[in-house]
RNA sequence: AGGGUUUGAUCCUGGCUCAGAUUGAACGCUGGCGGUAUGCUUUACACAUGCAAGUCGAACGGCAGCAUAGGUGCUUGCACCUGAUGGCGAGUGGCGAACGGGUGAGUAAUGCAUCGGAACGUGCCCAGUCGUGGGGGAUAACGCAGCGAAAGCUGUGCUAAUACCGCAUACGAUCUAUGGAUGAAAGCGGGGGACCUUCGGGCCUCGCGCGAUUGGAGCGGCCGAUGUUAGAUUAGGUAGUUGGUGGGGUAAAGGCUCACCAAGCCGACGAUCUAUAGCUGGUCUGAGAGGACGACCAGCCACACUGGAACUGAGACACGGUCCAGACUCCUACGGGAGGCAGCAGUGGGGAAUAUUGGGCAAUGGAGGAAACUCUGACCCAGCGACGCCGCGUGCGGGAUGAAGGCCUUCGGGUUGUAAACCGCUUUCAGCAGGGAAUAAGCGAAAGUGAAGGUACCUGCAGAAGAAGCACCGGCUAACUAUGUGCCAGCAGCCGCGGUAAUACGGAGGAUCCAAGCGUUAUCCGGAAUCAUUGGGUUUAAAGGGUCCGUAGGCGGUCUGAUAAGUCAGAGGUGAAAUCCUGCAGCUCAACUGUAGCAUUGCCUUUGAUACUGUUAGACUUGAGUUAUUGUGAAGUAGUUAGAAUGUGUAGUGUAGCGGUGAAAUGCAUAGAUAUUACACAGAAUACCGAUUGCGAAGGCAGAUUACUAACAAUAUACUGACGCUGAGGGACGAAAGCGUGGGUAGCGAACAGGAUUAGAUACCCUGGUAGUCCACGCCGUAAACGAUGGAUACUAGCUGUUCGACCAACAUUGGUUGGUUGAGUGGCUAAGCGAAAGUGAUAAGUAUCCCACCUGGGGAGUACGCUCGCAAGAGUGAAACUCAAAGGAAUUGACGGGGGCCCGCACAAGCGGUGGAGCAUGUGGUUUAAUUCGAUGAUACGCGAGGAACCUUACCAGGGCUUAAAUGUAAGUUGCAUAGAUCAGAGAUGGUCUUUUCUUCGGACUACUUACAAGGUGCUGCAUGGUUGUCGUCAGCUCGUGCCGUGAGGUGUCAGGUUAAGUCCUAUAACGAGCGCAACCCCUGUCGUUAGUUACCAGCAAGUAAUGUUGGGUACUCUAGCGAGACUGCCGGUGCAAACCGUGAGGAAGGUGGGGAUGACGUCAAAUCAUCACGGCCCUUACGUCCUGGGCUACACACGUGCUACAAUGGCCGGUACAGAGAGCAGCCACUACGCGAGUAGGAGCGAAUCUACAAAACCGGUCUCAGUUCGGAUCGCAGUCUGCAACUCGACUGCGUGAAGCUGGAAUCGCUAGUAAUCGGAUAUCAGCCAUGAUCCGGUGAAUACGUUCCCGGGCCUUGUACACACCGCCCGUCAAGCCAUGGAAGCUGGGGGUACCUGAAGUCCGUCACCGCAAGGAGCUGCCUAGGGUAAAACUGGUAACUAGGGCUAAGUCAUAACAAGGUAACCGUA
Repeated sequence: AGGGUUUGAUCCUGGCUCAGAUUGAACGCUGGCGGUAUGCUUUACACAUGCAAGUCGAACGGCAGCAUAGGUGCUUGCACCUGAUGGCGAGUGGCGAACGGGUGAGUAAUGCAUCGGAACGUGCCCAGUCGUGGGGGAUAACGCAGCGAAAGCUGUGCUAAUACCGCAUACGAUCUAUGGAUGAAAGCGGGGGACCUUCGGGCCUCGCGCGAUUGGAGCGGCCGAUGUUAGAUUAGGUAGUUGGUGGGGUAAAGGCUCACCAAGCCGACGAUCUAUAGCUGGUCUGAGAGGACGACCAGCCACACUGGAACUGAGACACGGUCCAGACUCCUACGGGAGGCAGCAGUGGGGAAUAUUGGGCAAUGGAGGAAACUCUGACCCAGCGACGCCGCGUGCGGGAUGAAGGCCUUCGGGUUGUAAACCGCUUUCAGCAGGGAAUAAGCGAAAGUGAAGGUACCUGCAGAAGAAGCACCGGCUAACUAUGUGCCAGCAGCCGCGGUAAUACGGAGGAUCCAAGCGUUAUCCGGAAUCAUUGGGUUUAAAGGGUCCGUAGGCGGUCUGAUAAGUCAGAGGUGAAAUCCUGCAGCUCAACUGUAGCAUUGCCUUUGAUACUGUUAGACUUGAGUUAUUGUGAAGUAGUUAGAAUGUGUAGUGUAGCGGUGAAAUGCAUAGAUAUUACACAGAAUACCGAUUGCGAAGGCAGAUUACUAACAAUAUACUGACGCUGAGGGACGAAAGCGUGGGUAGCGAACAGGAUUAGAUACCCUGGUAGUCCACGCCGUAAACGAUGGAUACUAGCUGUUCGACCAACAUUGGUUGGUUGAGUGGCUAAGCGAAAGUGAUAAGUAUCCCACCUGGGGAGUACGCUCGCAAGAGUGAAACUCAAAGGAAUUGACGGGGGCCCGCACAAGCGGUGGAGCAUGUGGUUUAAUUCGAUGAUACGCGAGGAACCUUACCAGGGCUUAAAUGUAAGUUGCAUAGAUCAGAGAUGGUCUUUUCUUCGGACUACUUACAAGGUGCUGCAUGGUUGUCGUCAGCUCGUGCCGUGAGGUGUCAGGUUAAGUCCUAUAACGAGCGCAACCCCUGUCGUUAGUUACCAGCAAGUAAUGUUGGGUACUCUAGCGAGACUGCCGGUGCAAACCGUGAGGAAGGUGGGGAUGACGUCAAAUCAUCACGGCCCUUACGUCCUGGGCUACACACGUGCUACAAUGGCCGGUACAGAGAGCAGCCACUACGCGAGUAGGAGCGAAUCUACAAAACCGGUCUCAGUUCGGAUCGCAGUCUGCAACUCGACUGCGUGAAGCUGGAAUCGCUAGUAAUCGGAUAUCAGCCAUGAUCCGGUGAAUACGUUCCCGGGCCUUGUACACACCGCCCGUCAAGCCAUGGAAGCUGGGGGUACCUGAAGUCCGUCACCGCAAGGAGCUGCCUAGGGUAAAACUGGUAACUAGGGCUAAGUCAUAACAAGGUAACCGUA
């Protein structure tokens, strides 16, 4: 200090989340020791038991119990007596019990913190002064008597005091107001010479007390100022209320209380009400400012079962006191009583959760006491808990064969890992044994006195011995593999993992982090500048009020003086201690503790300073305003008035339609429309001018004119003299729609009606049409009320328009034109700057100041509830539960658009021929089947894999068999009966029977068999893959380096202007170059040359034949096949800057890529193929392997694709005649001959082929047929054959004879083709025994028509535009309904809670009054009154819970209906309203 997460990617906004620290914690796993802290956060729930406040005999009467002493009795160890002594139960009295300890319910101020104040009190303590004289009467205890179960109580009698009460004295005290009056006390103990004595003592002295008074210290009561949580969906509260006068009351001021008088007092600087809460020092966090908290320790407050009350006392309205009421618990003899752990332990309960019914007063502190001492659950210690912090240990060194085991593996190894074993060494801690403290000061005559504790600490002993876990390992975040699982089980803080190769689940190996702990959960701060004072924003992300006026408030021009409130400086006081920080020191260190210092940012007092702000006094003119003059405008209000258009009415002309639409219809019209002419009437709106024009605060304002009103600008400087800016509340205005009352109504026109469109059409379109639109008055108060930009002031480069003024100049002059300067408005472009960017840019979104308003993730929701306003509609204000991890802004690249522009393609058009109709062939779907094996499925599957299924193929089915067949090797064993041959059974595979072999050095070789190890699978996954292929597409694109631009994604280059088949080339250019594509290079073909001449050829020469290059011979030609040439827009003309294009151009065999082929960029479709092959993983192993026979892949109501043959005369048939190219051939091609009608058969030459083998057909010539289901067409069927083959039944081809189906040119629709092409004709080959071939691939023969052109359909390319798409339009996405779950609102009602009001009742108790009873009296009991806790009643308000029913909302892979939005989203969208 940041990171993850919105996107295809980017920048921003913005939320969510993580890493850190923390804790009085809890939970999970684990756990050696010590120190030191700490431990009911929940029920202020209820409590058994014990203890927590007593003490004083030196205040007193006394003496129950104990001890001592003495005495008596005597049964010599017992009883009794003596308060005599030590002492002391109970009692009187004094002091204490108001401290200490606990808890945080209440309390938002009667509290607390800080700083002040005046009208007070004070036991014990300190200091000063004075006094302490003399009397009196009671009463507990006790005795007697009595009541009661008990608690307890009553009567009577005796008695003491430091208990109580007079008297005396009393200044310094109090009251009066100068006269005076009033008010005290107590003794006790130690010692003692004389004197006195009732022998107790008096008396003296010392000590402790007592009384009065003054002062102090400490403590306490009271008052003030400032600060101290949230809510305005709490806005008004208050009658003792606010003040005064006078009584009363208090220790004391005071409405504290009462009587009277006045009507105040508090409140937007937040009263009142509601909710929550003890406050502080401090603690945690944070850089700080802050935020959160208020355990332990310390200060204050409040409380003590709940509520009320007083008494005593110096002090209480009293935790372990009293009285009363209430709830609860206990005892009871039922009549009555007792109790209060929020003291320490402990129990139950609650809870995720929090300890021992311990020891001691040794220390510190407290109470009493003269003291010893007693008491002290305060305190000091111990116990329990890893709850926190701190420290220590679980060993150290050596040790490679890198052991074994585990895990992984490419099988080589790697890792665990110097880790272990093994060798050497050490002994902290724990253990055992011995020694052994300080803490002790004090008290006491002395002795003596330690809970912790036989603890800390020291010494010795033995032995590595007794001591390591937890979490995590996808990113954030350090750390990776194999395996199991298979959207299951599960994980998860966020993003997200898991659907058969999971580093994310589970266990494992290994690694990482921390360590006696580690993780999880919870909490708070941080990160979060995500409430922003430090330190944020508001054009478009959330956010400027619709506009103006103006109150409070905030802020405010220049100069001078005064003041000193703010401000600044000095000093003083305070800011408790502890804590934090720093230094030093003590425990072996540390935690911890001690000590000293700093700090405590604050408040108060005081002394100064006076720049700034404030206040005050005076002055000024530039801000602001007034005045004068000149202008400006659709500024407002109220009148008057004009023309055009529209509609209607009347009249005329006139005739059949008009109107409307994409097309129609509804509608109007022969009762005369529309059209046209004239006149009249009505209402509404104002063409042209007219414009980034003008005016207004905004909304808004438009014919002309009049009246009234307001505003603005300029110029002049005359006047006032800061009068200003902003503006919470408040007020006024405020489009349209809407509401009320009354008018008006031509046109338009929600609702409504009809006609269309449509699957539907409650819409878009059309015909009508009511409210409304218009006027007057009154409401409403909202709009995307927008510049999505609040107002004011100042400053900060420019350029260029325009509106209204002023001034100057020039020219014209009958009021003008042009230019310049300047003021105010209104526009465009732009520098700097700003901004996430788009953009903005003197009219700021720049730089600053002031004031107001508003925002803080999306949804829920501008909703609910409450309140205010409104006639209503509704407006204003305005949440929460719940839910998501995003929602959003700007820009980028793509993709898409029923957006735009440009261009191309047999894409359309122009043509030719087909398909779709028929029959057949073939493939597919479907159906069927035991099986009809599998794959391919829009284009890019369907005569496709298959270039050839009768068996085989074959993968499928039925049945019958086998268990390692083939190859190879090793090891072990066996065998020479193995193999082979024959034969039998069988469908065959196979099985049975018989016969039997080679070499040998006799060891074996060799063969075979068995066993073990290695197989096999057309089983699955093409969504794990390689390879191969299709398609976009032979489309012109796809990229890179450097540079430049941009925060960045990215752009530029590759765009623009031309051009091209082409990102082809040229020009321009922040780009310059380059790569993969294009083109070219390659092959075939077209021309020529050259080389070579057999099997090709034959011109010339020769021979020969009936005839033929047949032969000699020759390479001239053709041809063959090598090498070259040729074509490049090279030349000419035109256009053009160029590239390039054009041309009846020349030349040329060929001309603008000559024609064809091969060649397929980056990529797309998880495209196809695991069945060509290869391969990861998974699966089967007497079977999913393998062998065999038979069947199937050939089925057949049907549908589709691709073809063949036809429907005929451009033809069929018959006869004759002619011309190819390419390719193939020995288990082959087969001449020729014979036979057969023929398929073919029997002979048989040639040829492993430029040598041999194959009639090319259409064409041409002649004949016939004459338009018909035919001399077209040939399906189907019958018979007879041929060939191949082991075998043609399922299921071959071909031949002959016979039979002679449909079909007469094919609906919607659709396919191919631009030249040697289409069409048409035949030929060859691969596969192959044969062939279902009409298929595929090649070869040649004959050989067209058409293209105006790019509007449209399809596909594609480039540029641009919009986008809410990015799985990219086969996208995204809205709403109702249906289903489930969740929270919420309303709701008849039911049921709680707290507070207030009114009335009734009213305990205890203070106070006032009274008093016939008691007392001499003081006074008391009693009674009465006031007040009040509590109780009851009543009506309201507030706030919860629950509820039939109901409303909307949220969430939930695959429900229904439509398609509203995003593209011009197919009617542009959106805002307000009905």

Model confidence (mean pLDDT): 83 of 100. The RNA shown here (small-subunit ribosomal RNA) has 1474 nucleotides and comes from an uncultured bacterium. The RNAcentral record of the sequence draws on ENA and SILVA.